[in-house]
RNA sequence: GCCCUUGUGGCCAAGUGGUAAGGCGCUUGACUUGUAAUCAAGAGACCGCGCGUUCAAUUCGCGCCGGGGGCA
Numbered sequence: 001g002c003c004c005u006u007g008u009g010g011c012c013a014a015g016u017g018g019u020a021a022g023g024c025g026c027u028u029g030a031c032u033u034g035u036a037a038u039c040a041a042g043a044g045a046c047c048g049c050g051c052g053u054u055c056a057a058u059u060c061g062c063g064c065c066g067g068g069g070g071c072a
Base pairs, nucleotide, nucleotide: 001071002070003069004068005067006066007065010024011023012022018055026042027041028040029039030038048064049063050062051061052060
């Protein structure tokens, strides 16, 4: 330098055109003498950044940035 891949709540991670599931963690309540465990409820991401396509983009295209891999 070129090619492939990846970037979603604190962490992991699904979704892959019609404004986002789940797990861990967190908060509150129940239970307990108390803690843990367990059960219930709740908050938390508009999806790396910008532009474009579209009635509508996390999802498609282009550029840039970061991670991983390959070639030279």